Description:
This is a predicted structure of a 72-nucleotide RNA (transfer RNA) from a Candidatus Woesearchaeota archaeon. Its mean pLDDT, the model's own confidence on a scale to 100, is 83. Taxonomically the source falls in Candidatus Woesearchaeota (Archaea, Nanobdellati).
[in-house]
RNA sequence: GCACCUGUAGCUCAGUGGUAGAGCGCUUGCCUCGUAAGCAAGAGGUCGGGGGUUCAAAUCCCCCCAGGCGCU
Numbered sequence: 001g002c003a004c005c006u007g008u009a010g011c012u013c014a015g016u017g018g019u020a021g022a023g024c025g026c027u028u029g030c031c032u033c034g035u036a037a038g039c040a041a042g043a044g045g046u047c048g049g050g051g052g053u054u055c056a057a058a059u060c061c062c063c064c065c066a067g068g069c070g071c072u
Base pairs, nucleotide, nucleotide: 001071002070004068005067006066007065010024011023012022013021018055026042027041028040029039030038048064049063050062051061052060
C1' cells in the first nucleotide's frame, strides 16, 4: 500500500429500513437476625465521527478514525 471483518448501555453481545433491546453489573424496595441467593421496580445510549439516499437510517451508499486478521 491492498482486501476482508469488527465498532450499539459499565462489560459481553442481539437488532440488516418503521418505538434502540437482552444477559451480567449498578441503584432502590421486598424477603432475612444479618449477608448472599431469590422476587419486584428503576437509572444508564450523540448506535465510533462526518456527509449522502429515503417520508423514515444502528441498518443502504461514500469518506474518515480505531481495533483485528490476511496478502504484497
Record summary
It matches the Rfam family "tRNA". Rfam classes the family as a transfer RNA.